[in-house]
A computed fold for a 390-nucleotide RNA from a Pseudomonadota bacterium, annotated as Bacterial RNase P class A. Rfam family: Bacterial RNase P class A. The family's RNA type in Rfam is ribozyme. The source organism's lineage runs through Bacteria, Pseudomonadati and Pseudomonadota.
RNA sequence: GCGGAGGGCUGGAUGGCCGCGGGCGGGCAACCGUUCGAGGAAAGUCCGGACUCCACAAGGCCACGGUGCCGGGUAACGCCCGGGCGGAGCGAUCCGACGGAAAGCGCCACAGAAAUGAAACCGCCCAUGCGCCCGCUCGCGGAUGCUUGGGUAAGGGUGAAACGGUGGGGUAAGAGCCCACCGCGCGACGGGUAACCGGAGCGGCACGGCAAGCCCCACCGGGAGCAAUGCCAAAUAGGGAUGUCGCGGGGGCAACCCCGGGGUUUGGCUUUUGCCCCAGACAUCCGGGUUGGCAGCUUGAGGCGCGCGGGUAACCACGCGUCCAGAGGAAUGGUCAUCCAGAGGGGGCAACCUCUUGGACAAAAUCCGGCUUACAGGCCCUCCGCGCAU
Repeated sequence: GCGGAGGGCUGGAUGGCCGCGGGCGGGCAACCGUUCGAGGAAAGUCCGGACUCCACAAGGCCACGGUGCCGGGUAACGCCCGGGCGGAGCGAUCCGACGGAAAGCGCCACAGAAAUGAAACCGCCCAUGCGCCCGCUCGCGGAUGCUUGGGUAAGGGUGAAACGGUGGGGUAAGAGCCCACCGCGCGACGGGUAACCGGAGCGGCACGGCAAGCCCCACCGGGAGCAAUGCCAAAUAGGGAUGUCGCGGGGGCAACCCCGGGGUUUGGCUUUUGCCCCAGACAUCCGGGUUGGCAGCUUGAGGCGCGCGGGUAACCACGCGUCCAGAGGAAUGGUCAUCCAGAGGGGGCAACCUCUUGGACAAAAUCCGGCUUACAGGCCCUCCGCGCAU
């Protein structure tokens, strides 16, 4: 100097004028003063919760859904941190849908002989028969072609993958047939909290892949959601239809008590308790009224700033300071000026001057912790590779 990897920050500032919403203060009120007022993702609605309701409910079984190496963090998680194993990369680093293939079922197209317990297309070897050539000397040997039979899976071919790999011995030719090393299986012992790592020794030389196919195993999960829910006011038709079960008994002056029956939980079934009803309850459907006001509403498993301690880290604990949006069809805006970050042109040794252009993704709606996605421009830190110079 060029290229790359990981992490962090910012993403306009100030002033004036006008216009909005909340809090506080003053005022009978109109209004006045003061203070605060949109993000790192507010987005996606993908996870986890707080909170509200369904009966404060409880137990069992099932269905369905989710997660999936180990340890730690957290209110919790499918998140974060550290580690292990596997993979990509020269490397810094990055990725992993990472339990089980010997519980069972299923799939591996095409090509190929053959894709799980197989098999021989080309090839190699042996033997018989037939043909032919050569040599030796009269029936032997060698070479070669074809048919048939037997042996073979080392060589070649196909494929993502062919029932281990390399080398040697052995064989008619070959093959873990035998041997050495690797690989594979078992594995004393050692290290580590663990996942896992190392490993003396022994062994048959062999049972491939896919579970982001069904499935098996372990763990977790009730549901719906601020349009939750609660209060006030008002109005209507105390509406209609269908179905299921019932429409009881006893005591007591009465209130009520006991027994029995029926109903009732935002996945289903069942049991217990609670509650409601016994001239009704529940379920389904049709129709009508209410579309108003208030609360929920922002003080939080808080955030930010400073300090200090523990921990490899995520994070945790302590001290001090600071209230940091709450609209309700939806406030947080408009305008002027100056400055600033970037880019381009001109002038200048430089500092700098001047002109033009120009600032991304995007908008709270119950709240919080994450993940994912989008992002013009700018800054900082650490690390890797290449080249050059000293």